The RNA shown here (nadA riboswitch) has 64 nucleotides and comes from a soil metagenome. The sequence is in RNAcentral, with records from MGnify. It matches the Rfam family "nadA riboswitch". The family's RNA type in Rfam is small RNA.
[in-house]
RNA sequence: CUUCAACAUCCCCGUUGGUUGGGCGUGAGGAGUUUCAAAACCGCACGCAGUGAAUCAACUGGAG
Numbered sequence: 001c002u003u004c005a006a007c008a009u010c011c012c013c014g015u016u017g018g019u020u021g022g023g024c025g026u027g028a029g030g031a032g033u034u035u036c037a038a039a040a041c042c043g044c045a046c047g048c049a050g051u052g053a054a055u056c057a058a059c060u061g062g063a064g
Base pairs, nucleotide, nucleotide: 001064002063003062004061005060011052012050014059015058016057017056018055019054020053021051023048024047025046026045027044029042030041
């Protein structure tokens, strides 16, 4: 430098940190219907995490 992840409570998943998107939760709000409310829809703020998505950097280990 290139390539890989053996180790793993089926397989997949080396570690840490970032970026973009996805999910879940909380909050008030928005549009419309309706006697009123709830539910569902929309974006926003904050949070959660094995987000089986991508990408970047540094590092660990194997091979060349």